[in-house]
RNAcentral holds the full RNA, with entries from ENA.
Large-subunit ribosomal RNA, domain IV from a Gammaproteobacteria bacterium, 351 nucleotides, folded computationally.
The prediction has a mean pLDDT of 83.
The organism belongs to Gammaproteobacteria, within Bacteria.
Context: one part of a larger RNA
RNA sequence: CAAUCAUUAAGGAACUCGGCAAAAUGACUCCGUAACUUCGGGAUAUGGUGUGCCAUUAUUUUUGAGUUAUAUCAAUUAAUAAGAGGAGACAUAAAAUGGUGUUGUACGACUGUUUAAUUAAAACAAAGCACUUUGCAUAAGAUGAAAAAUCAAAGUAUUGAGUGUGAUUUCUGCCCAAUGUUAGAUGGCUAACGGAAUUUUUUAAUUUUAAAUAAGUUAGAUUUUGAAGGAAACCCUAAUCAAUGGCGGCCUUAACUCUGAGGGUCCUAAGGUAGCGGAAUACCCUGGCCGUUAAAUGCGGUCUUGCAUGAAUGAUUUAACGAUACAACAGCUGUCUCAAUGAUUGUCUCA
Numbered sequence: 001c002a003a004u005c006a007u008u009a010a011g012g013a014a015c016u017c018g019g020c021a022a023a024a025u026g027a028c029u030c031c032g033u034a035a036c037u038u039c040g041g042g043a044u045a046u047g048g049u050g051u052g053c054c055a056u057u058a059u060u061u062u063u064g065a066g067u068u069a070u071a072u073c074a075a076u077u078a079a080u081a082a083g084a085g086g087a088g089a090c091a092u093a094a095a096a097u098g099g100u101g102u103u104g105u106a107c108g109a110c111u112g113u114u115u116a117a118u119u120a121a122a123a124c125a126a127a128g129c130a131c132u133u134u135g136c137a138u139a140a141g142a143u144g145a146a147a148a149a150u151c152a153a154a155g156u157a158u159u160g161a162g163u164g165u166g167a168u169u170u171c172u173g174c175c176c177a178a179u180g181u182u183a184g185a186u187g188g189c190u191a192a193c194g195g196a197a198u199u200u201u202u203u204a205a206u207u208u209u210a211a212a213u214a215a216g217u218u219a220g221a222u223u224u225u226g227a228a229g230g231a232a233a234c235c236c237u238a239a240u241c242a243a244u245g246g247c248g249g250c251c252u253u254a255a256c257u258c259u260g261a262g263g264g265u266c267c268u269a270a271g272g273u274a275g276c277g278g279a280a281u282a283c284c285c286u287g288g289c290c291g292u293u294a295a296a297u298g299c300g301g302u303c304u305u306g307c308a309u310g311a312a313u314g315a316u317u318u319a320a321c322g323a324u325a326c327a328a329c330a331g332c333u334g335u336c337u338c339a340a341u342g343a344u345u346g347u348c349u350c351a
Stems, first nucleotide, its partner, number of pairs: 001346008010337002014335001019332001027051002030048002036041001038167001053086002056082005062075004100330007107322002112124002128165006141151003170315002173247003178244002180240005187235002193229001197225001201221008248266005275309001276306001287303006
């Protein structure tokens, strides 16, 4: 000097991003216990008393005596309680082990799960809620050289599958124009197919011609174009938002001023309802006010045209719960003012 321990005057978080770390609390007995609440909890709430040994007294238990049976008596086996009874000690829950408590807010209801080796959480899950889908001698869905087959299921719509939300309470507004999905009679468009008709070349026979060329006719081959007809999808018509999603401007207006119930106008599918609101969402901004502090970009409450909240991409409130996050208080302390001493181990020096 380092590590691990122990103790510390006065103060007691002044330390620090932050009470990190440490200290403190702790067992049993008796008393006593708030708000709130889903009436179960909250609760070991919080807050206080006592605690060993000896003797005495009382009660219960056990055993014995006793009685017809109780009563009663004795012993002191096992326990409990009472009292200004007693002794000794620094100290009696004598060591070890062994909850700090309270208040407010956010988030998530809860128990549970998770990044083996940097994240345990507000993430996942969850019960509950809702929607879609599934009628079964191949359910829908899933696996499968996408074949047999298997799971679903030795099940049957109060079943199974998929999706979203996430206990409970109170609720869940408007929009189907767009994108999806579902349903639909007529119609439009249309693929393969179809082949009415049609173009070229060519083989054989044959007609016209004196013959050839040329032009035809008949039977084949080849080739170009191709009408009518013709499914789904799409166009079209409707439904559907707990489907993907969306949810406005400008001008003006009431006896001072302010505000704007009201009016006008443009656009839209519809113009944000109930709630909540400087929020885990607020740029301006350390918003204004109140409380907390001597002092607060913190925290809580309130206001609120919210740059850019908002209703199962759920909204709001919630008792209980949380190794969650933030703020405050009490207690406690070497975290600090400000450091000191001691022990053990190591380092270091010498031998």